RNA sequence: CAAGCCGGCCAGACGGUCGCGGACGUUCGCGUCCGAGGAAAGUCCGGGCUCCGCAGAGCAGGGCGCUGGGUAACGCCCAGUCGGGGUGACCCGAAGGAGAGUGCCACAGAAAAGACACAGCCCCGGAUCCGUCCGGGGCAAUGGUGAAAUGGUGGGGUAAGAGCCCACCGGCGGCCGGGUGACCGGCCGGCCAGGUAAACCCCGCCCGGAGCAAGGCCGAACAGAGACCGAGCGCUUCGGCGCUCAGGAGUUGCUCGCUCCCCGUGUCUCAGGUGGGCCGCUCGAGGCGCCGGGCAACCGGCGUCCCAGAUGGAUGACCGUCCCUCGCCUGCCGCGCAGAUGAGGACAGAACCCGGCUUAUCGGCCGGCUUGCACU
Numbered sequence: 001c002a003a004g005c006c007g008g009c010c011a012g013a014c015g016g017u018c019g020c021g022g023a024c025g026u027u028c029g030c031g032u033c034c035g036a037g038g039a040a041a042g043u044c045c046g047g048g049c050u051c052c053g054c055a056g057a058g059c060a061g062g063g064c065g066c067u068g069g070g071u072a073a074c075g076c077c078c079a080g081u082c083g084g085g086g087u088g089a090c091c092c093g094a095a096g097g098a099g100a101g102u103g104c105c106a107c108a109g110a111a112a113a114g115a116c117a118c119a120g121c122c123c124c125g126g127a128u129c130c131g132u133c134c135g136g137g138g139c140a141a142u143g144g145u146g147a148a149a150u151g152g153u154g155g156g157g158u159a160a161g162a163g164c165c166c167a168c169c170g171g172c173g174g175c176c177g178g179g180u181g182a183c184c185g186g187c188c189g190g191c192c193a194g195g196u197a198a199a200c201c202c203c204g205c206c207c208g209g210a211g212c213a214a215g216g217c218c219g220a221a222c223a224g225a226g227a228c229c230g231a232g233c234g235c236u237u238c239g240g241c242g243c244u245c246a247g248g249a250g251u252u253g254c255u256c257g258c259u260c261c262c263c264g265u266g267u268c269u270c271a272g273g274u275g276g277g278c279c280g281c282u283c284g285a286g287g288c289g290c291c292g293g294g295c296a297a298c299c300g301g302c303g304u305c306c307c308a309g310a311u312g313g314a315u316g317a318c319c320g321u322c323c324c325u326c327g328c329c330u331g332c333c334g335c336g337c338a339g340a341u342g343a344g345g346a347c348a349g350a351a352c353c354c355g356g357c358u359u360a361u362c363g364g365c366c367g368g369c370u371u372g373c374a375c376u
Stems, first nucleotide, its partner, number of pairs: 001372010012322007020035006037347001041358002044356005049211004061207005066080005081095001082093004096202002101200002103196003118143002120139008151169006172189007215279004224270005229264001230245006247261005286305008323345005329339004
C1' cells in the first nucleotide's frame, strides 16, 4: 500500500420565531423545568407485577438438550470441548441416546440388514464338435448399482480368496495419566457392531392459567325496588272522583279578591356499576463515574444524578450560521487544496416495566488482528 476478519461508538450542532404533552408556581396575563430509540419495531423467548386456581404427587400436553460458569429467569450471554469451513485473522453447528424396542431406507441393484452372489475368480468330476458346456464345492479380492453394500491403505498368505495373519489409521472395550467437566493423551485387547431420532420412541431437566382491555376505587341520566305527600263532608264499580278549608307560588308595599299547583314528568332512600372520572403509572434487576474481584459474561462497594407518562394518544414546523457526504464549475504545474453552487443527512418512533433474540438503518469515526506485495 492492497485485500480482508473481529469488536465498540455517533445518529448532524448551535441560535431565533411559532406550536404541542406533562409537573410545579401564579398577580390567571403568564413564568420555570422536563419531553423517544438503538432499535421505542416484530411480539419470538424469559422474568417482575396483578387476578384466578392450588395439600402433595402423578398422567396428558408443550419446551429445552456437548461441558463449566453468569443471571430474577431464559431458547440469552461468557469461557471452553468436539465436528465442519477458511492460507489466515476468524466463522458456523437443534451437538443426549441407533448395544431398549418399533418403523423407514425412493430409483438403481443379486442383495438395503444378522442380508446377498448378477458379472466374475478358483478346485474337483463328467461330456466334448477342443470353441466350450453340465454337475458338485470354495470365495467375496475385481467389475457393475447406489446417498449408503459388514472397516481403510499396504504387505504376507492362498487353488482362488478372506482380520486368515501383520504394520499403520479409524472405530469399540478395558486399564493408567491429565482436566471440576465436556474431553484429551498413552498402553493393551479382540475384529462382533450400516444409516435415519427437525420418524415414533427412550433418558435427563423445565413449565398451573390469563394478562395493565391485569386489577382496585368513586360513581350520572334512563329503567328498577322501597318510603312519604294536611283536615272535614258527600258519592263510589273501593281504583278513585267532587266540594270546602288549610298549604305553596304569582299578581301591587299590605289585606281581600283573582289565576296556577297541591298522586305528579313529585320528594327522599337503596342496590347494581353503564356513560364517565381516579388509581395502577413510571425510582428502576435504573443511568454515570471511581475502586475492588473475575480470562470473561458478570458481581460487590462508594459517590453522584432524576431522565416522557399521553389515553384519539404530545415530542413538530419555519428561518439563519456552521458540519458531513455526493455531483458539477472555476483557480493553482500537480497528488490534492481552496472558492462558488445544487442535492442529500437514514431506519423509525414510547403506551405497565425490565433482560434477551431477530429484523430495518444515509453516512461516518475509533480500536485490535490476519494475509499478500514493496522498501529499509